[in-house]
A computed fold for a 167-nucleotide RNA from uncultured Sporosarcina sp., annotated as Lysine riboswitch aptamer. The prediction has a mean pLDDT of 80.
RNA sequence: GAUAGAGGCGCAAAGACCAUCAGUACACAAUCAGAGGAUAAUGAGGUCCUAUGAAGGUUGUGGAAAGGGGAAUUUGCCGAAGUGGAGAGACUCUCAUUUAUCUCGAAGCUGGUUCUGGGUUGAAUAAGUCCAGAAUUGUCAUAUAGGAAACUAUAUGGAGGGCUAUC
Numbered sequence: 001g002a003u004a005g006a007g008g009c010g011c012a013a014a015g016a017c018c019a020u021c022a023g024u025a026c027a028c029a030a031u032c033a034g035a036g037g038a039u040a041a042u043g044a045g046g047u048c049c050u051a052u053g054a055a056g057g058u059u060g061u062g063g064a065a066a067g068g069g070g071a072a073u074u075u076g077c078c079g080a081a082g083u084g085g086a087g088a089g090a091c092u093c094u095c096a097u098u099u100a101u102c103u104c105g106a107a108g109c110u111g112g113u114u115c116u117g118g119g120u121u122g123a124a125u126a127a128g129u130c131c132a133g134a135a136u137u138g139u140c141a142u143a144u145a146g147g148a149a150a151c152u153a154u155a156u157g158g159a160g161g162g163c164u165a166u167c
Base pairs, nucleotide, nucleotide: 001167002166003165004164005163008078010077011076012075013074014073017070018069026062027061028060029059030058031057032056036049037048038047039046040098041097042096043095044094045093081110082109083108087104088103089102090101111137112136113135114134115133116132117131118130119129120128121127139158140157141156142155143154144153145152146151
């Protein structure tokens, strides 16, 4: 370097269905009110709604979705993948700036899983992530004990750029 493998509440993708978001946004009606409002935000323009009553408040009747999460099952896998986000692109009625969302994505970091505490993202009691700690598990190294050996047990340490087998 090539090929083939192992770890286990192992990883990812799709996913019927489920909860949350939320009795929220919004629609309609009544009422108070009285001039502005919608188009993500701001500015300019365009379009539309509006004294046949705008915004806003209250009550009533209906009542979502996106984003985030879980998940039977299926498929592909074992740096599986996750995190990260330099940078590039797409998108909203038009332009400028910003924001949100989506796609691709460099460096860096992480052996896997589970749990605890704190920070952070988040609507969140979901979930993710970071830091600290604990447990467990696979693997290798070292030490000690046992064993003829193979190997086993215990302790400590390392990291997937690892480990095992073959060439």